This is a predicted structure of a 112-nucleotide RNA (SAM riboswitch aptamer (S box leader)) from a soil metagenome. Its Rfam family is "SAM riboswitch aptamer (S box leader)". Rfam links the family to the GO term regulation of gene expression. The model forms 94% of the base pairs in the Rfam consensus. The RNAcentral record of the sequence draws on MGnify.

RNA sequence: CUCAUCAAGAGAGGCUUAGGGACGGGCCCUGUGACGCCUCGGCAGCCGUCAGUCGGCUAGAAAAUCGACUGAAAGGUGCUAAUUCCCGCCCGGGAGAUCCGGGGAAGAUGAG
Numbered sequence: 001c002u003c004a005u006c007a008a009g010a011g012a013g014g015c016u017u018a019g020g021g022a023c024g025g026g027c028c029c030u031g032u033g034a035c036g037c038c039u040c041g042g043c044a045g046c047c048g049u050c051a052g053u054c055g056g057c058u059a060g061a062a063a064a065u066c067g068a069c070u071g072a073a074a075g076g077u078g079c080u081a082a083u084u085c086c087c088g089c090c091c092g093g094g095a096g097a098u099c100c101g102g103g104g105a106a107g108a109u110g111a112g
C1' cells in the first nucleotide's frame, strides 16, 4: 500500500504504581490498585492443519489438486470492561433534538 472483518465470544494470580479507554469532545474504568509487565487459563475472527459434504476438473469414474460450506484441535497471530464505549465528515428520515437509518473517515486485527 491492497483486500477482508470489526453487534458474538472469553479472567484469575503475582509485580509495579497513576493514570487509562489511539486522537478531539462526551461518557466511563481506576489506590476496593486501573494501565502496563509476567505466569496460568479462556475465546475463536484471519492464516495454516485435519476430517466430512458438495461442486469443479474427467469421455465416465477413483485418487491427487482446486473452490465453497460444516466441524475438530488450538500450530502462527490476535483478543479476553463498555458495539471499534458513543459521536466526530457526508447523505436521508424527522417539526426538532443529546433521535433514527445508510455510507465514509480514522483506528484495530489478519492475510498478501
Base pairs, nucleotide, nucleotide: 001112002111003110004109005108006107011040012039013038014037015036019029020028021027023088024087025086026085041080042079043078045077046076047075049072050071051070052069053068054067055066084106089103090102091101092100093099